[in-house]
Context: one part of a larger RNA
Molecule: small-subunit ribosomal RNA, 3' major domain
Organism: uncultured prokaryote
RNA sequence: UGACGGGGGCCCGCACAAGCGGUGGAGCAUGUGGUUUAAUUCGACGCAACGCGAAGAACCUUACCUGGGUUUAAAUUGCGGUGGACAGCUCCAGAGAUGGAGUCUCCCUUCGGGGCUGCCGUGAAGGUGCUGCAUGGCUGUCGUCAGCUCGUGCCGUGAGGUGUUGGGUUAAGUCCCGCAACGAGCGCAACCCUUGUGGCUAGUUGCCACUUCAACCGAGAGGUUGGAAGCACUCUAGCCAGACUGCCCGUGACAAGCGGGAGGAAGGUGGGGAUGACGUCAAGUCAGUAUGGUCCUUAUGCCUGGGGCUGCACACGUGCUACAAUGGCAGGUACAGAGGGAUGCAAUACCGCGAGGUGGAGCAAAUCCCCAAAACCUGCCUCAGUUCGGAUUGGAGUCUGCAACUCGACUCCAUGAAGUUGGAAUCGCUAGUAAAGGCGUAUCAGCUACGACGCCUUGAAUACGUUCCCGGGCCUUGUACA
Numbered sequence: 001u002g003a004c005g006g007g008g009g010c011c012c013g014c015a016c017a018a019g020c021g022g023u024g025g026a027g028c029a030u031g032u033g034g035u036u037u038a039a040u041u042c043g044a045c046g047c048a049a050c051g052c053g054a055a056g057a058a059c060c061u062u063a064c065c066u067g068g069g070u071u072u073a074a075a076u077u078g079c080g081g082u083g084g085a086c087a088g089c090u091c092c093a094g095a096g097a098u099g100g101a102g103u104c105u106c107c108c109u110u111c112g113g114g115g116c117u118g119c120c121g122u123g124a125a126g127g128u129g130c131u132g133c134a135u136g137g138c139u140g141u142c143g144u145c146a147g148c149u150c151g152u153g154c155c156g157u158g159a160g161g162u163g164u165u166g167g168g169u170u171a172a173g174u175c176c177c178g179c180a181a182c183g184a185g186c187g188c189a190a191c192c193c194u195u196g197u198g199g200c201u202a203g204u205u206g207c208c209a210c211u212u213c214a215a216c217c218g219a220g221a222g223g224u225u226g227g228a229a230g231c232a233c234u235c236u237a238g239c240c241a242g243a244c245u246g247c248c249c250g251u252g253a254c255a256a257g258c259g260g261g262a263g264g265a266a267g268g269u270g271g272g273g274a275u276g277a278c279g280u281c282a283a284g285u286c287a288g289u290a291u292g293g294u295c296c297u298u299a300u301g302c303c304u305g306g307g308g309c310u311g312c313a314c315a316c317g318u319g320c321u322a323c324a325a326u327g328g329c330a331g332g333u334a335c336a337g338a339g340g341g342a343u344g345c346a347a348u349a350c351c352g353c354g355a356g357g358u359g360g361a362g363c364a365a366a367u368c369c370c371c372a373a374a375a376c377c378u379g380c381c382u383c384a385g386u387u388c389g390g391a392u393u394g395g396a397g398u399c400u401g402c403a404a405c406u407c408g409a410c411u412c413c414a415u416g417a418a419g420u421u422g423g424a425a426u427c428g429c430u431a432g433u434a435a436a437g438g439c440g441u442a443u444c445a446g447c448u449a450c451g452a453c454g455c456c457u458u459g460a461a462u463a464c465g466u467u468c469c470c471g472g473g474c475c476u477u478g479u480a481c482a
Stems, first nucleotide, its partner, number of pairs: 001482002003479003007476007015466002019429005026321008034312002042053002064307007077123008088103006106115003126296002129294003135290001137285003140281001142279001147186006153162003166177003192273004197241007206231002211228007244267001247261005323422001327381006339370003344363002349358003388419001393414007435458007
């Protein structure tokens, strides 16, 4: 100087407490361990591995296993030699890869050669083989925590200290005051995006208040649909304004600030995001790519049929569905946002109980399409293993795809298991949050999505407080530690 302490002081964080909902019990999905296997490819292992790499394992992917083949090879090119083919088409063998046979068979030329291409030799390829403890790059984590340093000066023999400590204050090393320090850098904040208010500009594909036309309904008032006119409103998307403790009162040290108030759509960082200092963990990744070294070179390379990655006594993590009446079922009836759409999204219509099929208007999309559910209204069920729950199994089908046996999703009929709120323990969340409800997208032929990432709809409870648990910041103290 650090690190550590079941030392002290101050402070913070869904850290505890106060609440709400879960996990741990059941069934299923998924990942992992274990075990099995010819193989069940590899990596990730406290937090920070375990719905993780994988934003799609039937073949492919695929790296694994078992067979079958191949050796300049799937691709690239230099040199030497040699040839005019190679490819295509047909046939045969084969599980295919591939092998064999047949057919067809070079181009330009200044005649020096050049282009294309087969074969042989060689330099060289190839490797998801090893080493993340040789590396780059990228990433996780402490932690969006408030810290980490430097120049000059001063102090100390020196390591080093000071500044950065102290008194206040802040979300903040944020700011103020003081001080042998005075300044500065990386961080904090601001600048960026989005959302909340208003104005201006613009008005199609958006909008329909006023005006007007037509059709239909109606006795009429009027209503519905479509058009014109229009840009008022909504909206879209560009610019601008707006919030700065600016104003008032109190408090404070006349400071920084803090408490209250006014005005305001918004008030003290308005909400959310992006943004991650010096460093720590020889943290993760040689399997994304790059790359040193090392190893293989008729194989540890390459091609290919099939299998495996999906095996199952079991253990754990993460989820979904439930155990019901704040519910289930049947009927009726509303209201989104954000996205996507060309071998694509697909309306009206028709067929089918349904998955789906036929067909195809419209739409490269503010135009057309995909497109809501909880909620609300009415009725039934009346507390039961049930009109709860849906696993499992049998049968019949649909779709994708060369192909659904291992091993796809979905539909219908039948079957109807466990489960009556879950031990010790443990997790998330402070507001448009939790909880509940659905919708979309990437990957993708299809799908194991109940995952991931987004979007809107409905919409709470609680916080006395900081004694305790966990993590962290600053000061101080002890130390057989470095």